[in-house]
Context: one part of a larger RNA
RNA sequence: CUGGGUGUAAAGGGCACACACGUGGUGAAUCGGGUUGAAAGUGGAAAUCGCCAAAAACUGGCGGAAUGCUCUCGAAACCAACUCACUUGAGUGAGACAGAGGAGAGUGGAAUUUCAUGUGUAGCGGUGAAAUCCGUAGAUCUACGAAGGAAUGCCAAAAGCAAAGGAAUCUCUCUGGGUCCCUACCGACGCUGGGGUACGAAAGCAUGGGGAGCGAACAGGAUUAGAUACCCUAGUAGUCCAUGUCGUAAACGAUGAGUGUUCCCCCUGGGUCUACGCGGAUCAGGGGCCCGGAUAAUGUGUGAAAGACUCCGCCUGGGGAGUACGGUUGCAAGACCGAAACUC
Numbered sequence: 001c002u003g004g005g006u007g008u009a010a011a012g013g014g015c016a017c018a019c020a021c022g023u024g025g026u027g028a029a030u031c032g033g034g035u036u037g038a039a040a041g042u043g044g045a046a047a048u049c050g051c052c053a054a055a056a057a058c059u060g061g062c063g064g065a066a067u068g069c070u071c072u073c074g075a076a077a078c079c080a081a082c083u084c085a086c087u088u089g090a091g092u093g094a095g096a097c098a099g100a101g102g103a104g105a106g107u108g109g110a111a112u113u114u115c116a117u118g119u120g121u122a123g124c125g126g127u128g129a130a131a132u133c134c135g136u137a138g139a140u141c142u143a144c145g146a147a148g149g150a151a152u153g154c155c156a157a158a159a160g161c162a163a164a165g166g167a168a169u170c171u172c173u174c175u176g177g178g179u180c181c182c183u184a185c186c187g188a189c190g191c192u193g194g195g196g197u198a199c200g201a202a203a204g205c206a207u208g209g210g211g212a213g214c215g216a217a218c219a220g221g222a223u224u225a226g227a228u229a230c231c232c233u234a235g236u237a238g239u240c241c242a243u244g245u246c247g248u249a250a251a252c253g254a255u256g257a258g259u260g261u262u263c264c265c266c267c268u269g270g271g272u273c274u275a276c277g278c279g280g281a282u283c284a285g286g287g288g289c290c291c292g293g294a295u296a297a298u299g300u301g302u303g304a305a306a307g308a309c310u311c312c313g314c315c316u317g318g319g320g321a322g323u324a325c326g327g328u329u330g331c332a333a334g335a336c337c338g339a340a341a342c343u344c
Base pairs, nucleotide, nucleotide: 003316004315005314006313007298008297012312014199016197017196022191023190025086026085027084028083030081033079034078035075036074037073038072040070041069042068048064049063050062051061052060053059089189091185092184095180096179097178101175102174103173104172105171106170108152113147114146115145117143118142123134161166204245205244206243207242208241209240213239214238219233220232221231256311257310258309259308261306265288266287267286268285270283271282272281273280274279293300317344318343319342326337327336328335329334
């Protein structure tokens, strides 16, 4: 390389959009590049194979094969090309509907903390037990008031939404996507997608704000043989906001995207139709049990890991190693691409 694979053994890119490439519905007409049938020419010499003469061998004569190429005459299913049409794929419109989808601005209540005032007096707090800590300069508790920041209890659900990351008080403004339904329009406009581009939790970084609670680091108290930990008391970055940057996660369903096909049953959020009385039918979703099948087993099973097709990524014994070198990128931290010697 081929082959075989990719939930858990090595292996699905974090996720989408999209140029090139690849691939792709139905019915006709044309064409004859690919394809295919027949015939002719050519395929030098040497070599190879066969026959004849002679023969130990060499040799002499004759013939074949040579998958190929060229040309001529045909065929028209398929591939390609071109033209016309179709509607089931894709899309647009009308009418409904659901939703923590996104962005901005505002807003409510509970709670923690702090502060002010009143009341009140000796403890509070914390733990397995304690101590550090706080408190007679009046704490904890309690009443009322104020400030400020962050998160949004119940509803709440295997629920709904979103490409993924994710997203929940309430209101307004702007805005994306989706489902159903009946018909109207368009007429293959589709799928995938190397490079490319956008987005991308948390932590981190830069500048400027903010800072209630929590809390890496640091400090103290315990525990312990020790305790650079687990427990406790404090507490800085950070967590929050704005604008940039980073580009990684067990970014997981450890399961790439898309389109058809496949046994029975149960629950559920959104539509439509029909019954009305519980039901029944049908779409596109979310879950549970399972037949056949496939699977090493576990488990999966119409939302497949079954059975087909198209396209892409990736794997090829363990360690060395996601390291070295080099390159690209970043303010940095790092990220991405990514070996070998050696060893078992």